[in-house]
RNA sequence: GCGGAUGGCCGGAUGGCCGCGGGCCUUCGGGCUCGAGGAAAGUCCGGACUCCAUGAAGGAACGGCGCCGGGUAACGCCCGGCCGGCGAAAGCCGAGGGAAAGCGCCACAGAGAACAGACCGCCCCGGGUGCGCCCGGGGUAAGGGUGAAACGGUGGGGUAAGAGCCCACCGCGCGGCUGGCAACAGUCGCGGCACGGCAAGCCCCGCCGGGAGCAAGGCCAAAUAGGGACCGCGUGGGGCGGCAACGUCCCGGGGGCGCCUUCGCCCCCAGCAGGUCCGGGUUGGCUGCUCGAGCCGGUCCGCAAGGGCCGGCCCAGAUGAAUGGCCAUCACGGGCGGAAACGCCCGGACAGAAUCCGGCUUACAGGCCAUCCGCAGGU
RNA sequence: GGGCGGGUAGCUCAGAGGCAGAGUGCUCCUAUCACAUGGGAGAGGCCGGAAGGUUCAAUCCCUUCCCCCGCCCACCA
Numbered sequence: 001g002c003g004g005a006u007g008g009c010c011g012g013a014u015g016g017c018c019g020c021g022g023g024c025c026u027u028c029g030g031g032c033u034c035g036a037g038g039a040a041a042g043u044c045c046g047g048a049c050u051c052c053a054u055g056a057a058g059g060a061a062c063g064g065c066g067c068c069g070g071g072u073a074a075c076g077c078c079c080g081g082c083c084g085g086c087g088a089a090a091g092c093c094g095a096g097g098g099a100a101a102g103c104g105c106c107a108c109a110g111a112g113a114a115c116a117g118a119c120c121g122c123c124c125c126g127g128g129u130g131c132g133c134c135c136g137g138g139g140u141a142a143g144g145g146u147g148a149a150a151c152g153g154u155g156g157g158g159u160a161a162g163a164g165c166c167c168a169c170c171g172c173g174c175g176g177c178u179g180g181c182a183a184c185a186g187u188c189g190c191g192g193c194a195c196g197g198c199a200a201g202c203c204c205c206g207c208c209g210g211g212a213g214c215a216a217g218g219c220c221a222a223a224u225a226g227g228g229a230c231c232g233c234g235u236g237g238g239g240c241g242g243c244a245a246c247g248u249c250c251c252g253g254g255g256g257c258g259c260c261u262u263c264g265c266c267c268c269c270a271g272c273a274g275g276u277c278c279g280g281g282u283u284g285g286c287u288g289c290u291c292g293a294g295c296c297g298g299u300c301c302g303c304a305a306g307g308g309c310c311g312g313c314c315c316a317g318a319u320g321a322a323u324g325g326c327c328a329u330c331a332c333g334g335g336c337g338g339a340a341a342c343g344c345c346c347g348g349a350c351a352g353a354a355u356c357c358g359g360c361u362u363a364c365a366g367g368c369c370a371u372c373c374g375c376a377g378g379u
Numbered sequence: 380g381g382g383c384g385g386g387u388a389g390c391u392c393a394g395a396g397g398c399a400g401a402g403u404g405c406u407c408c409u410a411u412c413a414c415a416u417g418g419g420a421g422a423g424g425c426c427g428g429a430a431g432g433u434u435c436a437a438u439c440c441c442u443u444c445c446c447c448c449g450c451c452c453a454c455c456a
Base pairs, nucleotide, nucleotide: 001375002374003373004372005371006370007369008368009367010366012330013329014328015327016326017325018324020035021034022033023032024031025030037350041361042360044359045358046357047356048355049213050212051211052210055263056262057261058260059259062209063208064207065206066205067081068080069079070078071077082096083094084093085092086091097204098203102202103201104198105197106196119144120143121140122139123138124137125136126135127134128133152170153169154168155167156166157165171193172191173190174189175188176187177186178185179184217287218286219285220284227278228277229276230275231274236251237250238249239248240247241246252269253268254267255266256265257264280455281454282453294313295312296311297310298309299308300307301306332347333346334345335344336343337342380452381451382450383449384448385447386446389403390402391401392400397435405421406420407419408418409417427445428444429443430442431441432440
């Protein structure tokens, strides 16, 4: 220098004028201050928060996750490792538990598709013959052929031809030992092979999960027919105190605890409040609301993700919904002119808060930094 | 803003891992003097679009993104 790989960052800056939203101050004229993002997006996961479900244990159903270890509030996220695949390498990719628990499926082609099978072929025996071969019986699965897949592979021995029939190596399975927290790796021995694929088909195993969502929820105001239907719903008993209303205790009955069981709890037993649906009214205000698993710097622990400690900082809260426009200078990229200094003209992506966080995914003009690999050249 | 459901022929809908179907509509032929009805034949689809994966095989199973359509959720008494 060229080619490649990975991780991270920026995505204009400053000033002036006018304008918009929030907060504070005001002498009501105004002044000060703050005001989009790395994705605010998709709403795909995980939480906080709030209400509903009165609770605990077990189970069923449903949904999700799935190599191992760690991080985290949690996760399907992240980090480190293992195994497999790709690459010459740096490195990248992997929904990566179980197919010897069971069920199911494997179209077409093919003889045979899962306790398989013999079309061509090979070999043996018998018979025939026109000596090319043909017919019948049997053996075989090495070779051919079909297919996505043909019931271990390669080599040797063996045999009529063959075959794990026998042997070596590889693969596979089982057991032991060593290393590792583990996934797993290495090694030794045994087994002649029994075990095809699909679980992003049902399923099995392990783990996790109550439902809804800020239009959650709370308060105030205005207005209306403070309406109707259904449900709860079962017209309890006794004791004590009290004039009574009622209180309390025991027993009983009914209802509820999202599907079931057990335990336990709660409510009701005569008038109150509640639930669901229909109907009616309003389209207002306050709150929730923005200080938080927060940001920045330093230091310590850790390979890392991350965590601990110390110091500093305050950083949008709008509600038909603000965050904008113009000008100047500078920086960046492109084009033209010029020997150069420089001058002129263009351009700046994706997008845009709506309760708030942690992730993932997707979109993004252009630019910067760091590390690593390969090739070529120079010193 | 939040949360669901769906997209297969012109229309209404089935469908199942193995060559995409039904009804209706359309075209042609036929029966009729003619029309309707009837009978027969036929055309018409990349299963909303794109990318990727599982599988021998995907419209169907899974993941991501995009488009379109439909539905629900406010407060008060």
Overview
This is a predicted complex of two RNAs, RNase P RNA and transfer RNA, with 456 nucleotides together. Its mean pLDDT, the model's own confidence on a scale to 100, is 80. It holds a member of the Rfam family "Bacterial RNase P class A". It is annotated as a ribozyme. Rfam links the family to the GO terms dimeric ribonuclease P complex, tRNA processing and ribonuclease P activity.